RNA sequence: AACGUUCUUCGGGGUCAGUGAAAAUCUGAACCGGCAGUUAAAGUCUGCGACCCGACAAGCUGCCUGCAAAGGCAACAUGAACCUGGCAACAGGCAAUUGGGCUUGGCGGUUGAUCUGGUGAAACUCCAGAACCGACGGUUAAAGUCCGGAUGGUAGAAGAACGCU
Numbered sequence: 001a002a003c004g005u006u007c008u009u010c011g012g013g014g015u016c017a018g019u020g021a022a023a024a025u026c027u028g029a030a031c032c033g034g035c036a037g038u039u040a041a042a043g044u045c046u047g048c049g050a051c052c053c054g055a056c057a058a059g060c061u062g063c064c065u066g067c068a069a070a071g072g073c074a075a076c077a078u079g080a081a082c083c084u085g086g087c088a089a090c091a092g093g094c095a096a097u098u099g100g101g102c103u104u105g106g107c108g109g110u111u112g113a114u115c116u117g118g119u120g121a122a123a124c125u126c127c128a129g130a131a132c133c134g135a136c137g138g139u140u141a142a143a144g145u146c147c148g149g150a151u152g153g154u155a156g157a158a159g160a161a162c163g164c165u
Base pairs, nucleotide, nucleotide: 001165003163004162005161006160007159008158009157010156015029016028017027018026030145031144032134033133034048035047036046037045043132044131052109053108054107056105057104058103059102060101062073063072064071065070076099077098082093083092084091085090114130115129116128117127118126136148137147138146
């Protein structure tokens, strides 16, 4: 110094005004940009992560009726109305309704957007100019910027111990 195992810590930013009964959601103006890579620095290149979907694997799955097929109840998930609190987003309670369900794992799928000029050996990454994009659920009114799942998870980053070459 590289590699392996275990562990620890860290690990996403951003709004005002106008209109209106109502908008941080519309309109106008503004602001923000995860991780690794890439001949040189990237929201727009390549790949990865978050959200969502799928099949698969493993684990969990109570009681009752029935010969069986199957059915019922509970649990779990969903969560209308109502009650309490809050300016509000929302939180807590109760629970109709609907559905075989829940957890974990890796895998697969899905998931947006850039050009022109300049410099240079090299840039869709820098400089100049002009553009564009942004999960899901919620909301008196449509959300990248508000609230929520999330004091979560993760790509990964740093470090420690041990082992090994």
The RNA shown here (FMN riboswitch aptamer (RFN element)) has 165 nucleotides and comes from a Microbacteriaceae bacterium. Taxonomically the source falls in Microbacteriaceae (Bacteria, Actinomycetota, Actinomycetes, Micrococcales). The coordinates come from a structure-prediction model, not an experiment, and the mean pLDDT is 75. Its Rfam family is "FMN riboswitch aptamer (RFN element)". From the family's description: The RFN element is a highly conserved domain that is found frequently in the 5'-untranslated regions of prokaryotic mRNAs that encode for flavin mononucleotide (FMN) biosynthesis and transport proteins.